[in-house]
RNA sequence: AGGGGCGUCGUUCAAUGGCAGGACGCGGGUCUCCAAAACCCGCAAUGGGAGUUCGAUUCUCUCCGCCCCUG
Numbered sequence: 001a002g003g004g005g006c007g008u009c010g011u012u013c014a015a016u017g018g019c020a021g022g023a024c025g026c027g028g029g030u031c032u033c034c035a036a037a038a039c040c041c042g043c044a045a046u047g048g049g050a051g052u053u054c055g056a057u058u059c060u061c062u063c064c065g066c067c068c069c070u071g
Stems, first nucleotide, its partner, number of pairs: 001070007010024004018054001025043006047063005
């Protein structure tokens, strides 16, 4: 320099244009003599900007970051 992939709750993964969800975690509660386990409720996210669209995590452009390949 060229090519490809990835970026979503604190962590790790989903979501083929129509209310962003699961697990772990954290907080509260039930149960227990106490705790653990189990169960219930809650907390919390789409890397930045622009475009397309009635509507964007999803499609397009650009920037940023990480990884891989070629030279």
A computed fold for a 71-nucleotide RNA from a Candidatus Woesebacteria bacterium, annotated as transfer RNA. Its Rfam family is "tRNA". Gene Ontology term of the family: triplet codon-amino acid adaptor activity.